[in-house]
């Protein structure tokens, strides 16, 4: 000098997950951001087909009858992560809705498409009630076009 590795500061990224105050500490409080529950009205009432029931007629269901089918393996929530196909299952592979990065945008490029929670309860939903604010990673560059205009003289 080059290459590789580890660590620190600064900076950057995913995410709601940041900031402030008190406290020796454990921890506590608050702001901001995020999520859940929760009226009326509306919606829902296993599916399909046929028939009947509203004072003259037409018009009805949370009502009645018949036939066939389905289910009986709870249901629900957060997030982009939902769905389809192949393989006997876990899973693997391919694809897709959707999502992230490329220190502003475009082109192009590179990626994710998974994990967790509640527990027989939950549609929407004002007042009101309850909760979260963790964790993980990068730190060297594909090219190009446009916007923008810091510092110094």
């Nucleotide at each position: 000098a080059c290459g590789g590795g580890c660590g620190a500061c600064a900076c950057g990224c995913c995410c709601a997950a940041u900031c402030c105050c008190c406290g020796c500490g454990a921890g506590g409080g608050g702001a901001g951001c995020c999520g859940g529950g929760g009226a009326a009205c509306c919606g829902c009432a296993g599916g399909u087909g046929g028939c009947c029931u509203c004072c003259c007629c037409c018009c009805a269901a949370c009502g009645g009858c018949c036939a066939c089918c389905c289910a009986a393996c709870a249901g629900g929530g957060u997030c982009g992560a939902c769905c389809c196909g192949a393989c006997g299952a876990c899973g693997u592979c391919g694809g897709c809705a959707g999502g992230g990065c490329u220190g502003c945008u475009c082109c192009g490029g590179c990626c994710c498409g998974g994990a967790c929670c509640c527990g027989u309860c939950a549609g929407c939903u004002g007042a009101c009630c309850c909760g979260g604010u963790a964790g993980g990673c990068g730190c060297c560059u594909a090219c190009g076009a446009g916007a923008g205009g810091a510092g110094c003289u």